RNA sequence: CUCAUCCAGACGGGUGGAGGGAACGGCCCUGCGACACCCAGCAACCACCGCGCGGCGCACAACACGUCGCCCCGCGACCCGGUGCUAAUUCCGGCAGAGAGAUGAUCUUCUCUGAGAGAUGAG
Numbered sequence: 001c002u003c004a005u006c007c008a009g010a011c012g013g014g015u016g017g018a019g020g021g022a023a024c025g026g027c028c029c030u031g032c033g034a035c036a037c038c039c040a041g042c043a044a045c046c047a048c049c050g051c052g053c054g055g056c057g058c059a060c061a062a063c064a065c066g067u068c069g070c071c072c073c074g075c076g077a078c079c080c081g082g083u084g085c086u087a088a089u090u091c092c093g094g095c096a097g098a099g100a101g102a103u104g105a106u107c108u109u110c111u112c113u114g115a116g117a118g119a120u121g122a123g
Base pairs, nucleotide, nucleotide: 001123002122003121004120005119006118012039013038014037015036019029020028021027024093025092026091040086041085042084044083045082046081049076050075051074052073054071055070056069057068090117095114096113097112098111099110100109
């Protein structure tokens, strides 16, 4: 830089001892123990395995079916293979558009969609 995903799941134990939730603005978590590390757990991506649908290929003089091999998709299993994750939707918001409510009007509020930023994986 490109592509995919981000409203699911895991909230337990030990060591340690004050900050943490990316930044900003909010709002939260935290000595009833944060962050970090280890164990444990979860299962998102890649890999591996099984099943099913479909496609392609090979053997044949030709066609079809079956078998076999490869690939796509779906489901499942595994996770002592490589990463990742384990408060709150990426905790919420900002920028743009649409809709709704309120108001004399503006502001503002709510909902949805997209963008931006970020995170994770694969290349």
This is a predicted structure of a 123-nucleotide RNA (SAM riboswitch aptamer (S box leader)) from a soil metagenome. It matches the Rfam family "SAM riboswitch aptamer (S box leader)". Rfam describes the family as follows. The SAM riboswitch is found upstream of a number of genes which code for proteins involved in methionine or cysteine biosynthesis in Gram-positive bacteria. The prediction has a mean pLDDT of 79. RNAcentral holds the sequence, with entries from MGnify.